Bacterial RNase P class A from a Candidatus Zixiibacteriota bacterium, 365 nucleotides, folded computationally. NCBI's taxonomy places the organism under Bacteria, Pseudomonadati, Candidatus Zixiibacteriota. It was read from a public genome assembly, where an Rfam model found it. Model confidence (mean pLDDT): 75 of 100. It matches the Rfam family "Bacterial RNase P class A". The family's RNA type in Rfam is ribozyme.

């Protein structure tokens, strides 16, 4: 210097002024209180997006959260309010490496699937080929038996290499290996690792059904609470004659328990306004300590939108930063994109910019 990896910062500014909006507090006037004037403070994001997870909070609800169904998760150890999240490890894979990825229990419980090609892909198999015998022949052809070492097809073809052996071959036998299962030894908290022994030997797939283990009430701020107002004396049809029955109880069935609620269907009408919930929170910032880290603890300080058809804008001047140029100066200024109960994550979209560390290569000293 180039290429790559990884962890962060910031989000086109800062200050001042003028005018215009929302909220909070306050003063005066006023009675119009959804009013007027003034002052002070304050006013969209790193993802506010997606609505994929988890929780806080509210209600059902006064109970077992029981059976079965249904759903979620799936290596180990930590963190956290909790999680399918985060950190650190193990194993497997990609990469020269820094690093990155993993829906990571079980295929020896069972069922299913593996297109096309190929002889054959779950009782595997013989297309080419090799060997033996017989017949036929004059170029050779056919049949029977043996074979799976060589070739071909394929993602994958019955464990690999070497040798013995054979008519030709083959785990048929031998040696050394590979994979899986089991055992005990050593290390580790553990997942696992190392070497040894015995046994077995064709694969893949569970993000296929399934098996195993662990866990799981539900609905949601349009939750919920309060106030005000209005509602035709609303109409019609069918069934039953009851409380040991029937209905209801926020995933379904059943059981159990509770409850006093008392049938079902059709037509038509009224209201949908206001207040609250509503921002002090597992909060934020700085410093110190513990921990490899995620994170935890202590001290000090801060209060930073709360709209409801939905507010935060425009102009001027100075300064700063980047870029371009005709360089005392002039011009210009990005993208993704707007809160709506609040947080913690994940995922996705983006760069006018800035910074640290690491790896590889080249060059120079």
């Nucleotide at each position: 210097c180039a290429u790559g990896g990884u962890a962060g910062g910031a989000g086109g500014a800062a200050c001042a002024g003028u005018c215009g909006c929302g909220c909070u507090u306050u003063a005066a006037a006023u009675u119009a209180u959804u009013u007027u004037u003034g002052a002070a403070g304050u006013g969209a994001g790193g993802a506010a997006a997606g609505u994929c997870c988890g929780a806080g909070c509210u209600c059902c609800g006064c109970a077992g959260a029981a059976u079965c169904g249904g759903g979620a998760c799936g290596c180990c150890c930590g963190g956290u309010a909790g999680c399918a999240c985060c950190g650190g490890g193990g194993c497997a894979g990609a990469g020269u490496a820094a690093u990155c990825u993993g829906a990571c229990g079980g295929a020896u419980a069972g069922u299913g699937c593996c297109a096309c090609a190929g002889a054959a892909a779950c009782u595997a198999u013989a297309c080419c080929g090799c060997c033996u015998c017989a017949a036929u022949u004059u170029u050779u052809u056919u049949g029977a038996g043996g074979u799976a070492a060589g070739g071909g097809u394929g993602a994958a073809a019955a464990c690999g290499u070497a040798g013995u052996g054979u008519a030709a071959g083959a785990g048929a036998c031998u040696a050394c290996g590979c994979u899986c299962u089991u055992g005990a030894u050593a290390g580790g908290a553990g997942a696992c690792u190392a070497a040894c022994a015995a046994g077995a030997g064709g694969g893949g797939u569970a993000a296929a059904c399934c098996c195993c283990g662990u866990c799981c009430g539900g609905a949601g701020c349009a939750a919920g609470a309060c106030c005000a107002a209005a509602u035709a004396a609303g109409g019609g049809a069918a069934a039953a004659g009851g409380a040991g029955u029937u209905g209801a109880u926020u995933c379904g069935c059943u059981c159990c328990a509770u409850u006093u609620g008392a049938u079902u269907c059709c037509c038509g009408g009224g209201u949908a306004g206001g207040u609250u919930g509503c921002a002090u929170g597992a909060a934020c910032a700085a410093g110190c300590g513990g921990g490899u880290a995620a994170c935890c603890g202590c001290u000090u300080g801060u209060c930073a939108a709360g709209a409801u058809a939905g507010a935060u804008g425009a102009c001027u001047g100075u300064u700063a930063u980047g870029c371009c140029g005709u360089u005392u100066c002039g011009g210009u200024a990005a993208a993704c994109a707007g809160a709506a109960c609040u947080c913690g994550g994940c995922u996705u979209a983006c760069u006018a910019c800035c910074u640290g560390c690491c790896a590889u290569g080249a060059c120079a000293a």